[in-house]
Molecule: c-di-GMP-I riboswitch aptamer
Organism: Evansella clarkii
RNA sequence: CAAUGAUAAUGGCAAACUCACUGAAAAGUGGGGACGCAAAGCUACAGGCCUAAGGGAGAGACUAUGGCGGCUGAGUUACCAAA
Numbered sequence: 001c002a003a004u005g006a007u008a009a010u011g012g013c014a015a016a017c018u019c020a021c022u023g024a025a026a027a028g029u030g031g032g033g034a035c036g037c038a039a040a041g042c043u044a045c046a047g048g049c050c051u052a053a054g055g056g057a058g059a060g061a062c063u064a065u066g067g068c069g070g071c072u073g074a075g076u077u078a079c080c081a082a083a
Stems, first nucleotide, its partner, number of pairs: 004081002012037002017032006035070001041076003045073003048068003054063002
C1' cells in the first nucleotide's frame, strides 16, 4: 500500500415506534428511542422502489420536474488492525 474483517480498542450512525415542525404526498429535519450497520459517510450516474401536487378538457389510467444511499451496482472520501 492492497485485500480482508475479531468475541479487540477508540469513537460513530440509528430501524420500528413516538412527539414537534415542514410537505399535496412520498418523505425530510429536530427531540426521545435502538432493530441493526465496517462505510448505515457522501453523490440519484445505472437499475430498482415510493409518491402524484401539477399535467392529463370532468373522472381515471398514466406521468417526476418530488423522494429513497438502511435495495443493488458504480464513483468518491475515511477510523482501527487479531488472523